[in-house]
RNA sequence: GAACGCUGGCGGCGUGCUUAUACAUGCAAGUCGAACGCGAAAGCACUCUUCGGAGUGCGAGUAGAGUGGCGAAUGGGUGAGUAACGCGUAGGGUAUGUACCCUCGAGAUUGAGAUAACCCCGGGAAACCGGGGCUAAUACCGAAUGAAGCAUGACCUGUGGGAUGGUGAUGUGAAAGUGGCGCAAGUCACGUUUGGGGAGCAGCCUGCGUCCUGUCUGCUUGUUGGCGGGGUAACGGCCCACCAAGGCGAAGACGGGUAGCUGAUCUGAGAGGAUGAUCAGCCACACUGGGACUGAGACACGGCCCAGACUCCUACGGGAGGCAGCAGUAGGGAAUAUUGCGCAAUGGGGGAAACCCUGACGCAGCGACGCCGCGUGAGCGAAGAAGGCUUUAUUAGUCGUAAAGCUCUGUAGGGAGGGAAGAACCGCAGGUGGUAACGCAUCUGUCUGACGGUACCUCCAAAGUAAGGACCGGCUAAAUACGUGCCAGCAGCCGCGGUAAGACGGAGGAUGCAAGCGUUAUCCGGAAUUAUUGGGCGUAAAGCGUCCGUAGGUGGCUUUUCAAGUCGGCGGUCAAAGACCGGGGCUUAACUCCGGAAAGGCCGUGGAAACUGAAAGGCUAGAGAAAGGUAGGGGUAGGGGGAAUUCCCGGUGUAGCGGUGAAAUGCGUAGAGAUCGGGAAGAACACCGGUGGCGAAAGCGCCCUACUGGACCUUAUCUGACACUGAGGGACGAAAGCUAGGGGAGCGAAAGGGAUUAGAUACCCCUGUAGUCCUAGCCGUAAACGAUGGAUACUAGGUGUGGCUCGUAUCGACCCGAGCCGUGCCGGAGCUAACGCGUUAAGUAUCCCGCCUGGGGAGUACGCACGCAAGUGUGAAACUCAAAGGAAUUGACGGGGGCCCGCACAAGCGGUGGAGUAUGUGGUUUAAUUCGAUGCAACGCGAAGAACCUUACCAGGGCUUGACAUGUGGCGAACCCCGGGGAAACCUGGGGGUGCCUUCGGGAGCGCCAACACAGGUGGUGCAUGGCUGUCGUCAGCUCGUGUCGUGAGAUGUUGGGUUAAGUCCCGCAACGAGCGCAACCCUCGUCCUUAGUUGCCAUCAUUAAGUUGGGCACUUUAGGGAGACUGCCGGUGACAAACCGGAGGAAGGUGGGGAUGACGUCAAGUCAUCAUGCCCCUUACGUCCUGGGCUACACACGUACUACAAUGGGUAGGACAGAGGGCAGCAAGUACGCGAGUGCAAGCUAAUCCCUUAAACCUAUCCUCAGUUCAGAUUGAAGCUUGCAACUCAGCUUCAUGAAGGAGGAAUCGCUAGUAAUCGCAGGUCAGCAUACUGCGGUGAUACGUUCCCGGGCCUUGUACACACCGCCCGUCACACCAUGGAAGUUGGCCAUGCCCGAAGUCAUUACCCUAACCGCAAGGAGGGGGAUGCCGAAGGCAGGGCUGAUGACUGGGGUGAAGUC
Repeated sequence: GAACGCUGGCGGCGUGCUUAUACAUGCAAGUCGAACGCGAAAGCACUCUUCGGAGUGCGAGUAGAGUGGCGAAUGGGUGAGUAACGCGUAGGGUAUGUACCCUCGAGAUUGAGAUAACCCCGGGAAACCGGGGCUAAUACCGAAUGAAGCAUGACCUGUGGGAUGGUGAUGUGAAAGUGGCGCAAGUCACGUUUGGGGAGCAGCCUGCGUCCUGUCUGCUUGUUGGCGGGGUAACGGCCCACCAAGGCGAAGACGGGUAGCUGAUCUGAGAGGAUGAUCAGCCACACUGGGACUGAGACACGGCCCAGACUCCUACGGGAGGCAGCAGUAGGGAAUAUUGCGCAAUGGGGGAAACCCUGACGCAGCGACGCCGCGUGAGCGAAGAAGGCUUUAUUAGUCGUAAAGCUCUGUAGGGAGGGAAGAACCGCAGGUGGUAACGCAUCUGUCUGACGGUACCUCCAAAGUAAGGACCGGCUAAAUACGUGCCAGCAGCCGCGGUAAGACGGAGGAUGCAAGCGUUAUCCGGAAUUAUUGGGCGUAAAGCGUCCGUAGGUGGCUUUUCAAGUCGGCGGUCAAAGACCGGGGCUUAACUCCGGAAAGGCCGUGGAAACUGAAAGGCUAGAGAAAGGUAGGGGUAGGGGGAAUUCCCGGUGUAGCGGUGAAAUGCGUAGAGAUCGGGAAGAACACCGGUGGCGAAAGCGCCCUACUGGACCUUAUCUGACACUGAGGGACGAAAGCUAGGGGAGCGAAAGGGAUUAGAUACCCCUGUAGUCCUAGCCGUAAACGAUGGAUACUAGGUGUGGCUCGUAUCGACCCGAGCCGUGCCGGAGCUAACGCGUUAAGUAUCCCGCCUGGGGAGUACGCACGCAAGUGUGAAACUCAAAGGAAUUGACGGGGGCCCGCACAAGCGGUGGAGUAUGUGGUUUAAUUCGAUGCAACGCGAAGAACCUUACCAGGGCUUGACAUGUGGCGAACCCCGGGGAAACCUGGGGGUGCCUUCGGGAGCGCCAACACAGGUGGUGCAUGGCUGUCGUCAGCUCGUGUCGUGAGAUGUUGGGUUAAGUCCCGCAACGAGCGCAACCCUCGUCCUUAGUUGCCAUCAUUAAGUUGGGCACUUUAGGGAGACUGCCGGUGACAAACCGGAGGAAGGUGGGGAUGACGUCAAGUCAUCAUGCCCCUUACGUCCUGGGCUACACACGUACUACAAUGGGUAGGACAGAGGGCAGCAAGUACGCGAGUGCAAGCUAAUCCCUUAAACCUAUCCUCAGUUCAGAUUGAAGCUUGCAACUCAGCUUCAUGAAGGAGGAAUCGCUAGUAAUCGCAGGUCAGCAUACUGCGGUGAUACGUUCCCGGGCCUUGUACACACCGCCCGUCACACCAUGGAAGUUGGCCAUGCCCGAAGUCAUUACCCUAACCGCAAGGAGGGGGAUGCCGAAGGCAGGGCUGAUGACUGGGGUGAAGUC
C1' cells in the first nucleotide's frame, strides 16, 4: 500500500500480491572482424550441358559457430533468515586490496610448442562424447633486459634493550600487438608490461545506541589468554600444536519468543507512542543444504560440482530445470494491473567508431486505491400551479423560485482545423584552427520522438451528455406521519421495540458531505488510564509482620586544586530525498525545481569554576564515644510463695446435688452435695492496675537472685561526617499445626449423651480426647492494624499523664515556673473525594526502599524454591461483565435503642365462626346465567329496591341515513279513522283532511321519499386521559423565600429542654420569616336573654266531653337575633415561661358533646358501564326495534346480616311515655264488611292546623315450670288479599294446617370508652308492587389497674451490601445446556542441541601407482603438470537418549454464562 456495500462525469500527479507457494510461454547480458583462424546459403548474372545438372562471378570475407578480450560481482527482485559490529552514529585508521578511470616514470628484445574451429572415423534416443589429422592469435610457454618491489644476511644511525631511518650486496622478478596516415623512415590512436601517486570502491577493528520474557540464573572447552606456526589482500583462536585457567553474568550472561536496520512515515501542544509500503542508504537471500572454481572483485538470481525435495523428457541405458527480473498462469486470499510501445530521452555493457544490447529506464494500458483541480449550469421568474406529504372546527403548512417560462454563459465531453517543448549528440556536407599527414578541436547547415497528431490554441452546435451515498433519541448538525407490536428488527456507548416507537421498516421532509458516501480493520490522540514532562498507596487497587545489614542511591560547615558532570564560544559530521522558510515552473493546486536555515545527537578544540563530583586539608551543629544519674511486666536461667481448682484420705452429717428459659443426660443411701482437718498435682498469678511502663515487632504482669540488651536526662571531655535508606541476603516472628521425649489440675476442637427444633451434624447442658504446659527442633502465617515504611528539617495553641534536670521556694518534701524525652485528648492554618488528619501530620519539603494500575476468573493453574506434612513464597492466561469500589446524602427497613399516641393490648359488654333463613361473592352449570368491584381499602359493594320495562346477556323475528342530531333536494299540511297478515315489532291496503305567516316569489313547523355527508355502539384500552372517589389518616405532618454551612447530593429552619389532642405553645439556638395542614371561624345539641306568637302553649280568668272556645303569650315550643367559657380568677408545681394539678364560680371547664371540613403525597388503587374524552375497532351490524328467556340456576366454599336456641323468657289481658320524618296519580280519620290481609263508602289535609300515628322495650295481673317445650319458627299443603297489561319461571301479605335445624357454637376472629356498648321500637328514601338492606329518630342504659406484650402510627437516634426500598437484597450445593481452561494412561507433530555411524562434492595435505607438448639434458632421466589413491574436515542421511513447545486423549477438577427448576 487497504478491503466490502451502494453509486460513478473529466483531467493531472502518484500508487497497486497476501504463500520466500508452484510455474506454461516470450523477453530481461551481451559485445568486439580495428586480437585470431575458418567461413556458407537463398537469389542474380555469365559459361557449359547428356537438359538431370555442373562450373565461375556477385551475394561476401556477409550470415554463422569457434579461439581470444572485456562485461557478466552492476543494474533489477525479495525480506525467508538475522537480536548480530546486522544496522545507525562517531571514530581509529591500519594490520589491507583495488579491473576499468586520471596522473607521473620506465619499457615492450628474442624464441619455442600446442589447440578449438575445420576435415575424417566412431558411440548415443537425446543431452552430448571419444579417437585420428590440419591450423592462427593480443591464447600458452622459455630466454634476455629491468628501476621499483619482495626475500636473505651485512654495515651505519639509535638505545638499558629496542623500534625507526639510511647505505650497498646477492637472489628473484615483465610485455602483444592491431588499425589510420605516409613511398619509406616514421608518426598518431587504441591496446600491452612494470612501478609511484590520485580518485572512487571494497575488506577488517572499536565507543555508544538498537524489542519482549527472570515462571530462562547460572553460561562457556577453541572456551579466555599466552608462546610458536599455518592461513589471508589484511589484524585476529580465523586454524593448528603446546602452556596457563581463565572469560561472561542481576547495569540481566545463557536460553525462549518476535523482528531485516535506517533516512523517514502516521499521530501528538510537546515529551512520547506506533510503523519501517512507495523513494533513498546499508544488510541478507536467490528451489533447500553444502562446496569450491574463475576472476580486480563472487563463494556468483538468469555460472559450475555434490546431496535432497519437486517438475519435465526418455528408446529406461540416461538426461534437463529453478520468474524473491518484466509481463503472464494456477493456487491461496477480503484483496492488488498489460503475456503493451520504445531505446526518442536519462543511465549502463561492449566497441576506435558507426553501432549493437538493455522488461534498468522513458511512456502508454487497467483500478475513484490515494492526493489535487474542474464540471453537472447562471440570472430573472408566484398561477406560490398540479401532485406528494402533513394538518385543522375552518383553513393552511411544506417540497418551493423548485418546475414550467424568459434572458444568458460555454468549463469538461462531442465535431472541425491548427499544433508544440521534451533534441543535446552521433553521422553527413562545408568552413576555421591544428598536424608533415590522418586522427583531433571548434563553427554553420542537415539529420534523429516511443509517448502522439498528445499537451496547447482557434472555430461550431447546444443546457443540450453528467449525483449520489450516509444520517436525523443523546453524544452529534437534522423531525414528522404511517406500518409493526419484546415480533420483525436496530445498536459505537447509553440503550430502543410488549398498540399512540422522533431509536425497527418504507414514506415525504430536514441535515452534513459530495464523485464520492458509508462500513469494517489497524495505529496515534483524547487517556494525567504507566504519570520524565505529569499519578498514587488511613478507608477507593496499593506500606514488606518487624528489625539488622551487602551492593546501590543520597548526604553537614569550610579552604585549595582538577575539570568528569554542568554552562558558553568555535570547528567537523549527521548522504540525497522528506519536513520547515523564501522563491521559480506546469492556467491553479496536487506535483516538481532552486536556494536557505533551525533544534537536537556524536566527535574535536579552546574557555568558565557557582553547583555536583574527584584529590588534599581544616571544623563541630549530624553520628558515635566518655563521665555522672534515672525509670521500667525488656530478655534468659535458677530458686521461692500464697489464694483458688480438682483429686485422694479421714471426721461430722443426710437426701438430695448439679444444671437450665424450662428440663434432662450426669453425680448420690455402696453416703453425694455441704462442712472441718490432712495430703498430692498441675496451671495461672486477684487487689496494686492506670488511653500508666518496657520492647524493633511478635509481645511482656506474684517474689528473690545471677547474667544480659536497649532507652532517657545532665555535663560538653574525646573522635571528626564515621551518616540515612537499603534490591538481593540474614535474624526474630501471636495462635493453630507437625516431630521426639516429658507433663496433664482446670479449660477443651473431635467424639458420646441430654435438650431445643420441621430438621439442629449448631447456639444451651453433662462428659470428654488431641491440644493448651515443659525441653529440643520444625512451620513462617494473622483484621501480624494506627488497615498510616524509615530518616531529617520546618510550621499556632490548649489540656492531661510517665521519666529526668534546672529555677523559684523551703530546713526539706510538695506547690509554682522552665527545658528535654515519651504517651493521650481537643483544636487553628494547611491538606483531604469526603470521613477525617492536624508538632506522635494524612501539613510543608528532601533522600532511600516497598507496593498499585477496572471487577470476576484468582492469590487459582502450571513451573520453580522451601517444608516431615499441613502448606508457604513467587504468580499468570483463556474466558466473562459494564461495572466492582470509597465517602457522604435523603428515604425505607431492623426479631436496634429512646420518647409518645390510638378500642392497639389489657379490663369489660355484646357478637361472628356452629343452626335455619335473607343477601352478596367465588366456583360450577347454562343458549344466556350481562358487566364491573378482589387483602386491609371487593363480597346487604355500583344496585335509594331485575316479573315486562330496567337490560347492557341469550334464542328467534324485523329495520338499514337508521330509535336520536344537523345539512341538501323532492313530495305532502300536520294529523285522524278503518281493514288484512303477525307473538309483537313490522309489512301491506283503503278512506278522511286540507291549517299558520307572506312583500304572493315563498317561508316556519310536522310527516314521507331519495342520495350523500353522517348518526349510533353499556364494543376495547382506567396501563393514553379529565372529572370524581377510596386508603394511609383528622395521622401531625408537608414545604417555601432569604440567609448561613457544605465541592456536591443536601443540611439548617422542622433539631434540643419542657409542654400539648396537635410542627399546640414557651425557652434556647445561624437562623429570620412565610405557606398548605392543626386550632378557630360554619352547622347542630346543651344554659340564659331578647324579638315574634299561628297551625304551637295554658300559669292566672271564663268555658268545654276535649286548650274545645274566649282570653293571654308567663311557661313549653317554634325560629330569627344575641349573651356565655377565655386557663379569665385563686392556690400549688414548673425555669420568673409555656403549661399542668387542685379549687371557686358556672347550665357548661380546660378542643363542652356531635357533625361538616381530609395538607404534600402513596397505592400505574377504583371507575372508558354516571358523564366527558384521545386512539383503535363495528357500520343491512358490535347499531336499532320486538316477543320470550336469563341476570332468581345449585354438589359446594366464603363474607355480611336477620331470627333463634328460651324463664332477665314466651303467651294472654289491661295500662304509660317519644322523637324525627312523609303525604294530591298522595296520606287517609271515621264508618260498614271480613278471623285477617284487605275491601266498599268517605270527612279532613298541598300540612306546627288533617292523616300516616295504637311506639316498643316498660308497668300490673295471670298462665306456662326447663321440655326440642305454650321455646324456635324453616319447610310444605290448602284457601285468600293487594299491586300490576301480566305474579308459571319470579312479588308481597293474610288465615288455617304442617312444625325442620337449633339445647349458646372448634381453631380463629370483630365492634365498642358515655347517653357510648348493649337492648327496644318508629320513620324515611328507592318504589305500581316488593326491605332481615341502607339512612335517620328517639326509649331503657354498663366496665378501663395500666402501657410489659400483639397491631398500626408520630418524633429523635443508630446500622444497612435495601432504593421496585425487607413481600428488599442475596449465598452455596444439586439438575440441564453451552463456552474456555487445568490434570491425565497415552497418541501424534515441530524446534533445539548432544553422542555414535555413514560420509557426497570440494579445499588442503600426503603419495611408493598411472599419464605427460614447450624448459634442462646427447641419452637415460629430471623439473614441472595432470589423473588416481589415501588422510583430516565435511552437507544430507541413519541410530540413540534427551530438552523445549504444540495438537489430541477415555476419564476427571474447578471456573464462567444461561429461562420464572430443586434444597

The RNA shown here (small-subunit ribosomal RNA) has 1463 nucleotides and comes from an uncultured organism. The sequence is in RNAcentral, with records from ENA.